Description: Small-subunit ribosomal RNA, 3' major domain from an uncultured phototrophic eukaryote, 497 nucleotides, folded computationally. The RNAcentral record of the full RNA draws on ENA and SILVA. Model confidence (mean pLDDT): 82 of 100.
Context: one part of a larger RNA
RNA sequence: UGACGGGGGCCCGCACAAGCGGUGGAGCAUGUGGUUUAAUUCGAUGCAACGCGAAGAACCUUACCAGGGAUUGACAUGCCACUAACUCAGAUGAAAGUCAGAGCGUAUCUUCUACACAUUCGUGCAGAAGAAGGUGGACACAGGUGGUGCAUGGCUGUCGUCAGCUCGUGUCGUGAGAUGUUGGGUUAAGUCCCGCAACGAGCGCAACCCUUGUCUUUAGUUGCCGAAAUAUAAAUAUUUGUGGGAAACUAGAGAGACUGCCGGUGAUAAGCCGGAGGAAGGUGAGGAUGACGUCAAGUCAGCAUGCCCCUUAUACCCUGGGCGACACACGUGCUACAAUGGCCGGGACAAUGAGAUGCAACCUCGCGAGAGCAAGCUAACCUCAAAAACCCGGUCUCAGUUCGGAUUGCAGGCUGCAACUCGCCUGCAUGAAGUCGGAAUCGCUAGUAAUCGCUGGUCAGCCAUACAGCGGUGAAUACGUUCCCGGGCCUUGUACA
Repeated sequence: UGACGGGGGCCCGCACAAGCGGUGGAGCAUGUGGUUUAAUUCGAUGCAACGCGAAGAACCUUACCAGGGAUUGACAUGCCACUAACUCAGAUGAAAGUCAGAGCGUAUCUUCUACACAUUCGUGCAGAAGAAGGUGGACACAGGUGGUGCAUGGCUGUCGUCAGCUCGUGUCGUGAGAUGUUGGGUUAAGUCCCGCAACGAGCGCAACCCUUGUCUUUAGUUGCCGAAAUAUAAAUAUUUGUGGGAAACUAGAGAGACUGCCGGUGAUAAGCCGGAGGAAGGUGAGGAUGACGUCAAGUCAGCAUGCCCCUUAUACCCUGGGCGACACACGUGCUACAAUGGCCGGGACAAUGAGAUGCAACCUCGCGAGAGCAAGCUAACCUCAAAAACCCGGUCUCAGUUCGGAUUGCAGGCUGCAACUCGCCUGCAUGAAGUCGGAAUCGCUAGUAAUCGCUGGUCAGCCAUACAGCGGUGAAUACGUUCCCGGGCCUUGUACA
């Protein structure tokens, strides 16, 4: 100087408390451990691994296993020889491949030479050389998701969006170092004020950036509000060289919030408390943004890369299997156990988004998944698209039930060479556990929790209940800081570094 203490003081944080909802019990989904296996590829392992890499394992992916092949190789550069490319197709085989053919007919591009036509470029024909492509050969080499994240780069997690971490000069100390950065207040903040042997500065904090909340203004098409005509019983639909910007909306420009004003308090400071005005008040709300460093944290399998290792194999191709196994244990979720509910009928209101090998209206068929036909849409125009919880009416009456839907049987649909291992969906039948969950444990302070649906990426399809977003409905509670956990500052003890 740090680190540590069941030392002290001060202070924060959904840390506790006060509340609301869960997990732990059930079924299923998914990840992991273990076990099994020919293989169940590999990595991630307290917080900070375990719906993680994986934004999608039937083949492919794929790295694993079995079997079949092949060795200059699936891929790159260099050398030599031969050769048009290309198309069709036989035998064998699970395929990869191996063996054996046919057709076409000497292609394409560049350069040179000769001839003809044309003369501005050029065109045709013949020959030669080269390039590109193919086949074969020899060797340099290729190749490796083989090892080492404790050799590394890059990137990332974590403490932690915590308020800290340092430097120059000066001063003090023999020195390690100290001071500044401590102290009195204050703040979300090393934020600011005052004081002070310190005076300044840097990286962080804050602000600058994006979204959102109010107003003004500008501009309107495909948006909005109207008008006319046509069709229709009406709702409504279609058309128009039709009108408008008032309100919405869209998207540009600006205004607005700064403790600016008033009162109190404080040290006349920084600030704090209350009030006015205001759409918004003291960081308005949310996001992006992560200091010096810590954990030899994670990643050699994203990529790059040193060294080591393999080279008829640890490289390469193919078929099939496996990554999906199952006595069991754990994590994360979904669905429930019902009446604040289930079912039936009718009615209403979103936002983010996506769409040309794509989204697909209407109509017809089908109980349905879906099929057929096919308009529109390169999309503020058309489509996906039905929002659901909610409201109204009816029914069920507390039961393992009209709750719950696992499991299983049959019949179908879709994607795709192909759904056996191992896809999703539909209909009929079946109807398991489960009556609110022990010890323990998690999230959340407001448009939050809870609850309800919608969209997207990946993607042929999908094991998505995941992930990333979007809107609808919309609470309760916080006395307080004694205690648990984590952190910051000062101080103290130490046989620790």